[in-house]
RNA sequence: CGGUGUGAAAGCCAUCCCUAUCGUAAGGUAGGUGCGGAAAGCUACGGAUCCGCCUUCAAACACUUCUUCGGACAGCCGGGUUGCCAUC
Repeated sequence: CGGUGUGAAAGCCAUCCCUAUCGUAAGGUAGGUGCGGAAAGCUACGGAUCCGCCUUCAAACACUUCUUCGGACAGCCGGGUUGCCAUC
């Protein structure tokens, strides 16, 4: 420098749920918990999913779908980028 991630080890992260708090919501943060993880580190670039608003249609109301706009999600799949340990 490159390949691999069966086991061990140094450590790391923390699903669901509960509590507090922020947000209209999706969801975020902190603590407990621990399903799991070899990038479950970072990044919304592409797709997916989720939330909210607007517009159009409609006699009106309600509902549904599509589009636009704004947002969430990195523990959905890719892309980009950085990196620990073990082993070859």
Molecule: c-di-GMP-I riboswitch aptamer
Organism: Desulfuromonadales bacterium